[in-house]
A computed fold for a 337-nucleotide RNA from an Actinomycetaceae bacterium, annotated as Bacterial RNase P class A. Its mean pLDDT, the model's own confidence on a scale to 100, is 76. It is recorded under the gene name rnpB.

RNA sequence: CAAGCUGACCAGGCGAUCGCGGCGUGAAGACGUCGAGGAAAGUCCGGGCUCCAAAGGACAGGGUGGUGGCUAACGGCCACCCGGGGCAACCCGCGGGAAAGUGCCACAGAAAAUAUACCGCCGAUCGUAUCGGUAAGGGUGAAAAGGUAGUGUAAGAGACUACCGCGGCUUAGGUGACUAAGUUGGCAGGGUAAACCCCACCCGGAGCAAGGCCAAGCAGUAAACGUUGAGGUUGUCCGCUGAGUUUACGGGUAGGCUGCUAGAAAGAUGCGGUAACGUAUCUUCCAGAUAGAUGAUCGUCCAACGACAGAACCCGGCUUACCGGUCAGCUUGUCAC
Numbered sequence: 001c002a003a004g005c006u007g008a009c010c011a012g013g014c015g016a017u018c019g020c021g022g023c024g025u026g027a028a029g030a031c032g033u034c035g036a037g038g039a040a041a042g043u044c045c046g047g048g049c050u051c052c053a054a055a056g057g058a059c060a061g062g063g064u065g066g067u068g069g070c071u072a073a074c075g076g077c078c079a080c081c082c083g084g085g086g087c088a089a090c091c092c093g094c095g096g097g098a099a100a101g102u103g104c105c106a107c108a109g110a111a112a113a114u115a116u117a118c119c120g121c122c123g124a125u126c127g128u129a130u131c132g133g134u135a136a137g138g139g140u141g142a143a144a145a146g147g148u149a150g151u152g153u154a155a156g157a158g159a160c161u162a163c164c165g166c167g168g169c170u171u172a173g174g175u176g177a178c179u180a181a182g183u184u185g186g187c188a189g190g191g192u193a194a195a196c197c198c199c200a201c202c203c204g205g206a207g208c209a210a211g212g213c214c215a216a217g218c219a220g221u222a223a224a225c226g227u228u229g230a231g232g233u234u235g236u237c238c239g240c241u242g243a244g245u246u247u248a249c250g251g252g253u254a255g256g257c258u259g260c261u262a263g264a265a266a267g268a269u270g271c272g273g274u275a276a277c278g279u280a281u282c283u284u285c286c287a288g289a290u291a292g293a294u295g296a297u298c299g300u301c302c303a304a305c306g307a308c309a310g311a312a313c314c315c316g317g318c319u320u321a322c323c324g325g326u327c328a329g330c331u332u333g334u335c336a337c
Stems, first nucleotide, its partner, number of pairs: 001333010012301007020035006037308001041319002044317005049207004056238004061203005066080005081095001082093004096198002101196002103192003118138002120134006146164006165187001166185008211258004220249006231241003265284008302306001
C1' cells in the first nucleotide's frame, strides 16, 4: 500500500429570536431549570409490580435441549467441547434419544429395510432358453447393508489379511461436554424426532384500560339461575372463596388524585474473576404527558442540510431499520529499508 476479519463509538456543532410540556420562585407580569433513542420500533423472550389462596394438588397443554458458569430471570450473555466453512484473522450450527415403540421415505429403481436381482459375472444341460451360485462391475436415487489394496475363488463375498473408519473394554487427562493411547470385535445392520413419541429441566392465570382512593349524578321494571353453592379462581377436575350473576327495556355520568418514575439507575476509580459478571467507595438526578410537550426561522462552521426513526408502568435481552463517518486490535499478500 492492497484485500479482508473483529470490537467499540458518534448520529450534525455553536449562537440569536419565537413557541410547546414538567417542576420551582413570585400577588402578578415574569424569571430560573429540566425535556427522547441507539434503536424510544417489532411486542418475540424473561423479570419486577398489581389483582385473583403471596398460588396449592392431579391431568391436559406449552417451552427449552452439547458442557461448565453468569444473572432477579431468560429462548440472553461468557468460556469451552464437537461438527461445518475460510490460506488466515475469524465466522456459522433448532448441537439430547433412531439397539423403547409406532409412522413416513415422492419420482426413479431389482430393492427404501429384515427384503431383493434389471444388465452383468460364474457353473450345469446339446442349447438362443431354463435352473443354480454371486452382489465385486454397470445402472436408479437425496439416501442402497463400511472404504482402499491384497489373498482367495468356477465367479465372488470381512470368507481371510493390512491400513483407515466404526462399536465394546481398559488406562491417562479434564469439574464436565470430551480428548489421547492401548486392547479387542470382522462390523453390530439406512434416513427421518422444526413426525408421533421417550428422557431431563422449566412454566398458575390476567394485565397499568393492572390495582387503590375521592367527588358528582341517577329510577327503576321484567325474566332466568342461585347456600342442594351463583359468580370468581386455569383448559378440565379437586381444592379455595362465598351472594349475587346474566339478559332485555329505561335512567345517570363523560371529573379529579394515585399507581408514575430514585432505579436489579448512571458515571468515575479500586478490587476479585480468562470472561460474562460481581463488589466497595465517591459523585450525579437524567421526560413523565392524558388528546398527549421536545419544534420553527435566521446566521455560522463541516467535503456533505445530515439516515432510520419519536417515550406512555418500569427494567434485562433478542430481532429488525439506519445517511455518513471515527477509533482500536488482528490476518493474508506485495514492495522498500
Lineage of the source: Bacteria > Bacillati > Actinomycetes > Actinomycetales > Actinomycetaceae. Of the family's consensus pairs, 99% are formed in the model.